[in-house]
């Protein structure tokens, strides 16, 4: 990198460094940013996907609940919103569902 499965409306910040762009990619919208963003480092935190754990519940298998030690992940805005399809309503526009894409985890190659 490819494939499969699951999840994506909740949640979680300070310090230091650097110095101009950033929010995945293309287009559009919108937003963040010299009151210092993005990125990097440190410390904290969130969550509970995997491993391990438990004076708990249930047990055929297994599952549930809890906690958070380890492996990841995340810590502005729904994955910031839209793009393609379907349905409803309406013709300026909107809502719901789905697909696709993306991200993360686990397994496999």
């Nucleotide at each position: 990198g490819a494939u499969u499965u699951a999840u994506a409306a909740a949640g979680a910040a300070g310090a230091g460094g650097c110095g101009a762009g950033a929010g995945a990619a293309u287009g559009g919208g919108c937003u963040c940013u010299a009151a210092g963003a993005a990125c990097c480092u440190c410390u904290g935190g969130c969550a509970a996907c995997c491993u391990g754990c438990u004076a708990c519940c249930a047990c055929a298998a297994u599952g549930g609940a809890g906690a958070a030690a380890g492996g990841u992940g995340c810590u502005a805005a729904u994955u910031c919103c839209c793009a393609c399809c379907u349905a409803a309503g309406u013709u300026a526009u909107u809502u719901a569902g789905g697909a696709g894409a993306u991200a993360u985890a686990a397994a496999c190659u």

A computed fold for a 109-nucleotide RNA from Dyadobacter sp. CY326, annotated as SAM riboswitch aptamer (S box leader). It matches the Rfam family "SAM riboswitch aptamer (S box leader)". Its family is annotated with regulation of gene expression in the Gene Ontology.